[in-house]
RNA sequence: GCCCGGAUGGCGGAAUUGGUAGACGCGCUGGACUUAGAAUCCAGUAUCCAAAAGAUGUAUCGGUUCAAAUCCGAUUUCGGGCA
Repeated sequence: GCCCGGAUGGCGGAAUUGGUAGACGCGCUGGACUUAGAAUCCAGUAUCCAAAAGAUGUAUCGGUUCAAAUCCGAUUUCGGGCA
């Protein structure tokens, strides 16, 4: 230099192939249980603003579309291959 694959909450990891983003597990917070703990069970857990309503968010910046994590282009970064 060229080719292929990846980047999604605090972490791992899904999203049925364009139609409610984050299922499920772990972690964390609160509660129940306990003399106290562990285990178990219940509820909550992206961001901003907040009285309510609302807005933003899938590496970054654009594009296509009524609608994009998903399709297209460029860039960043990680892994692999060729030379």
Molecule: transfer RNA
Organism: sheep gut metagenome